RNA sequence: GUGCCUGUAGCUCAAUGGCAGAGCGCUUGACUGUGGAUCAAGAGGUUGAGGGUUCGAAACCGUCCAGGCACC
Numbered sequence: 001g002u003g004c005c006u007g008u009a010g011c012u013c014a015a016u017g018g019c020a021g022a023g024c025g026c027u028u029g030a031c032u033g034u035g036g037a038u039c040a041a042g043a044g045g046u047u048g049a050g051g052g053u054u055c056g057a058a059a060c061c062g063u064c065c066a067g068g069c070a071c072c
Stems, first nucleotide, its partner, number of pairs: 001071007010024004018055001026042005048064002051061002
C1' cells in the first nucleotide's frame, strides 16, 4: 500500500430498522458474631467520531479514527 473483520456500561458480550439489555463487577439494604455466600433494590451508555438514507438508525450507505487478520 491492497483486501477483510471488529468497535455498545468498568470487563466479557447480546440487541428483526421501532422502549439500549444480560452476566460479572460496583453501591445500598436484608441475612451473619465478622467476612463470604445467598436474596432484594439501585447507580452506571452522547452505541468510536462526524455525515447521509429513513417517519424512525446500535443495525443500512460512504468518510475518518483505533485495534486485529491476510497479502504485498
Transfer RNA from Anaerolinea thermophila UNI-1, 72 nucleotides, folded computationally.
The prediction has a mean pLDDT of 82.
Rfam family: tRNA.